[in-house]
Context: one part of a larger RNA
RNA sequence: UGUCGGACUAUUGAGAGGAUUUGUCCCUUGUACGAGAGGACCGGGUUGAACGUACCUCUGGAGGAGCGGGUGUGGCGCCAGCCGCAGUGCAGCGUAGCUAUGUACGGUCGGGAUAACCGCUGAAAGCAUCUAAGCGGGAAACCCACCUCAAAACGAGUAUUCCCUUGAGAACCGUGGAAGACGACCACGUUGAUAGGCCGGGUGUGUAAGUAUGGCAACAUAUUGAGCUUACCGGUACUAAUCGUUCGAUUGG
Repeated sequence: UGUCGGACUAUUGAGAGGAUUUGUCCCUUGUACGAGAGGACCGGGUUGAACGUACCUCUGGAGGAGCGGGUGUGGCGCCAGCCGCAGUGCAGCGUAGCUAUGUACGGUCGGGAUAACCGCUGAAAGCAUCUAAGCGGGAAACCCACCUCAAAACGAGUAUUCCCUUGAGAACCGUGGAAGACGACCACGUUGAUAGGCCGGGUGUGUAAGUAUGGCAACAUAUUGAGCUUACCGGUACUAAUCGUUCGAUUGG
């Protein structure tokens, strides 16, 4: 831009893409078969490999805005306590989110039409013959079935509802996001929990500072599972989403 007035939703599915793998073991059964050695078809079950999709409860990784511990040095007048720098100074843990080596799930079943092949009936050709007429069986391949996209499928579909300039709806603007290069998408904008703050909880770290006691001291003990705590959960209008502006269908060949 189109889809023959303009919109908001919900859909159909022409078509396209994905997936399609396979082993061991057990039962049937030491059965059929075989002198023995050995050892099944058919059918049923179990557990894996590789691959794929999703996720983060567990196991781990990483987690440079969390917590605590040390070293050197500079500063805050000094002690104490802190802060800066030293590859995040070094080393130890670790929330959210991200993630695989972790977890869950998947291939199935079934149907249709067939290939090689196996048949029924059956003539040409008094027999025979699966084939010439006719009718069956038959594979991971094909078409469905399963998953995803999909009306730009120009054959542009369908349904409900709304609107007719007294405006359906949309955008701008703002607060943001498990959405994102930017657009876009999604949530919200005071009739409000969208983000921040604050409050409570959780989680992590691991017993803060100060004081007291003990010790010559390093330090220990008590207050104390203390103090601090990002991204998590919930609540709360304290702050910011103000006021507004623009587009928009001539009742539709």
Molecule: large-subunit ribosomal RNA, domain VI
Organism: Ancylobacter vacuolatus